[in-house]
RNA sequence: CUCUUAUUCAGAGUGAUGGAGAUACAAAGGAUCUGUGAAGUCACGGCAACCCCGCAGUGCGGAAGGUGCCAACCUGAGCGAGUAAAAUCGAACAAUAAGGG
Numbered sequence: 001c002u003c004u005u006a007u008u009c010a011g012a013g014u015g016a017u018g019g020a021g022a023u024a025c026a027a028a029g030g031a032u033c034u035g036u037g038a039a040g041u042c043a044c045g046g047c048a049a050c051c052c053c054g055c056a057g058u059g060c061g062g063a064a065g066g067u068g069c070c071a072a073c074c075u076g077a078g079c080g081a082g083u084a085a086a087a088u089c090g091a092a093c094a095a096u097a098a099g100g101g
Base pairs, nucleotide, nucleotide: 001101002100003099004098005097006096007095008094013044014043015042016041017040021033022032023031028075029074030073045070046069047068050066051065052062053061054060055059079090080089081088
């Protein structure tokens, strides 16, 4: 990088450094956060429970280790299904994990 499968609900921040952006999820837009310090990085802390561990039998519990995460959002064309028209659903796209190439 790519393929398959699963999830995309909820939850959880301080300090240092840094110095202007950030808010993943078509383009784009709105709105919001931000020099009372953005992204990134580091330390410590925390959340979750995919891998993992225990009991066990598909469930309960745990958190040592491998990852991940720790402001909150909205609108949104086109494609497939669907409809009288809508609504709605799905795929695609994106993120994370596990396994494979």